RNA sequence: CCAGUCGGCUGGACGGCCGCUGUCGUAAGACAGAGGAAAGUCCGGGCUCCAUGGAGAUACGGUGCCGGAUAACGUCCGGCGGGGGUGACCUCAGGGAAAGCGCCACAGAGAUAGAACCGCCUUGGCCUCGGCCACGGUAAGGGUGAAAAGGUGCGGUAAGAGCGCACCGGACCUCCAGCAAUGGAGGUCGCAUGGCAAGCCCCACCGGGAGCAAAACCGAAUAGGGGUGACGAGAUGCAAGCAAUUGCAUCGGGCCUGUCUUCCAGGCUGUCACCCGGGUUGGUUGCUAGAGGCGAUUGGUAACAAUCGUCCCAGAGGAAUGGCCGUCACGUGCAGGUGCAAGCCUGCGCCAUACAGAACCCGGCUUACAGGCCGACUGGCAUU
Numbered sequence: 001c002c003a004g005u006c007g008g009c010u011g012g013a014c015g016g017c018c019g020c021u022g023u024c025g026u027a028a029g030a031c032a033g034a035g036g037a038a039a040g041u042c043c044g045g046g047c048u049c050c051a052u053g054g055a056g057a058u059a060c061g062g063u064g065c066c067g068g069a070u071a072a073c074g075u076c077c078g079g080c081g082g083g084g085g086u087g088a089c090c091u092c093a094g095g096g097a098a099a100g101c102g103c104c105a106c107a108g109a110g111a112u113a114g115a116a117c118c119g120c121c122u123u124g125g126c127c128u129c130g131g132c133c134a135c136g137g138u139a140a141g142g143g144u145g146a147a148a149a150g151g152u153g154c155g156g157u158a159a160g161a162g163c164g165c166a167c168c169g170g171a172c173c174u175c176c177a178g179c180a181a182u183g184g185a186g187g188u189c190g191c192a193u194g195g196c197a198a199g200c201c202c203c204a205c206c207g208g209g210a211g212c213a214a215a216a217c218c219g220a221a222u223a224g225g226g227g228u229g230a231c232g233a234g235a236u237g238c239a240a241g242c243a244a245u246u247g248c249a250u251c252g253g254g255c256c257u258g259u260c261u262u263c264c265a266g267g268c269u270g271u272c273a274c275c276c277g278g279g280u281u282g283g284u285u286g287c288u289a290g291a292g293g294c295g296a297u298u299g300g301u302a303a304c305a306a307u308c309g310u311c312c313c314a315g316a317g318g319a320a321u322g323g324c325c326g327u328c329a330c331g332u333g334c335a336g337g338u339g340c341a342a343g344c345c346u347g348c349g350c351c352a353u354a355c356a357g358a359a360c361c362c363g364g365c366u367u368a369c370a371g372g373c374c375g376a377c378u379g380g381c382a383u384u
Base pairs, nucleotide, nucleotide: 001380002379003378004377005376006375007374008373009372010371012328013327014326015325016324017323018322020033021032022031023030024029035355039366040365042364043363044362045361046360047211048210049209050208053263054262055261056260057259060207061206062205063204064203065079066078067077068076069075080094081092082091083090084089095202096201100200101199102196103195104194117142118141119138120137121136123134124133125132126131150168151167152166153165154164155163169191170189171188172187173186174185175184176183177182215285216284217283218282225276226275227274228273229272230271231270234251235250236249237248238247239246240245253269254268255267256266257265258264292311293310294309295308296307297306298305299304331350332349333348334347335346336345337344338343
C1' cells in the first nucleotide's frame, strides 16, 4: 500500500420567532418531551384476572454436546466436536439408526445382505489368424449414481480380492489429562448392518389459560321490562293478594363444567320463536421510580455479579414532541490553485439528507439502514 474478517460509535449542531403535551406554580414562567431498531409479534418474563381437589389412566407442545450466567428463555458467555476457509474467522434443527416401523426417485447389473453392464483370467471348441462361442473364476480397472461390499501403498495370484503386511480408519480393553463434553497413549482383533430421526418413533428435561381490547372503581335504566304462541311444569315452608296467581328459601330429580373414569366440588333449573322497548358508545385508575440509567472499585477468561456514588431521562388518549428564518457541519456539482500521488485550499451553487415514529413495562432474537468515524486481527506485495 492492497484485499479480507470481526467488533464498536454516530446517523446532525447552534441561535431566533411562533405553536403542541405533561409536571410544578396564584400568575409570569421553569423543567422535560420517539428508537437502535420504537418495526416483526418470534421467544421469555413482570403485572392483572380466571383456573388449579383425591385416586387411576393418558394426550399436547417445547428444548436437545458439556460447563456457566440470568427473573427467565428456544437468549448470552466459555469450551468440545462436525463442516467450510491458506488464514483471521464463519456455520451446525450438535441425544439415539443392533428397540421397532418407514424411505432412498431417476440412472444403474445391483441401493441392505444384495449385486456382474463394460472389462480381466484359466480351460475347451471354432476360425477368413483381426477374433467368436461355452463352462468356470473375479470385483483391483472403467461406467451409472448423492451414495456401490473401508482408504493408500507393497507383496502375492492364472487374473484378482484384507488374501497377507505397513500406515490410516473401525470395534473392544487399559492408563493419563480434564468438573465434563472430549482428547492423547498403549494393546488385541482383518474387522464394516450405508444414509435419512428439519420421517414416525425412543430417551432426558421443561411446560395451566387468557391477555392492558387484562383488570378495578364511579356513574347510568318507566326496566331484575312488557306482550303473543307452542311445549314443559315434584314436594314442603314463608310472604303478598279477595282470588287466579306471583316471589323467596329448602329438599329431590335432571342438565352442564373441571383432558377421560370414579369420588368430590361448582353452576343452572323453565325451554324455544316472534314483536315492542330502557340502559350500555361516559368518566377516573391501570399509565410510568424501574429485574432502571450513568460512573468508579472489586471478583471472574467472559457472559455477568457485588459494593459505593449519582441521576429522574415521554405518558398521549384518535393520539402531543411541529412550522418558519439564519448560520455552520457532513455530502455533492462546476471552476481555479498546490502537490509525484493520496490529498489540501479558495470561489459559486445544491442539499437539511439512511431505515424509520412510543401507546402497560422489561430481557432477547430476527429484519431494514445513505453517509461518516474508530479499533483489533489475517493474507499478499514492496522497502529497511

Description: This is a predicted structure of a 384-nucleotide RNA (Bacterial RNase P class A) from a Beijerinckiaceae bacterium. Its mean pLDDT, the model's own confidence on a scale to 100, is 75. Its Rfam family is "Bacterial RNase P class A". The family's RNA type in Rfam is ribozyme. The sequence was found by an Rfam model in a public genome assembly.